[in-house]
RNA sequence: GGCCCUUUGGUCAAGCGGCUAAGACAUCGCCCUCUCACGGCGAAAACGGGGGUUCGAUUCCCCCAGGGGUCA
Numbered sequence: 001g002g003c004c005c006u007u008u009g010g011u012c013a014a015g016c017g018g019c020u021a022a023g024a025c026a027u028c029g030c031c032c033u034c035u036c037a038c039g040g041c042g043a044a045a046a047c048g049g050g051g052g053u054u055c056g057a058u059u060c061c062c063c064c065a066g067g068g069g070u071c072a
Stems, first nucleotide, its partner, number of pairs: 001071007010025003018055001027043005048064005
């Protein structure tokens, strides 16, 4: 340098055109407990950046950036 894959809350991770963007762990609050832990209920928290297509983009296309693989 060419080609391929990948990027979603603090971490892991589902979704793949119209979702209130699921879940787990972690965090915070309340309950429980003599207290802590466990357990129960609840809350906050995310689509790498820029363009394009579309009535509508996390999802499709292009470019850039980060990560991984492969061929030199």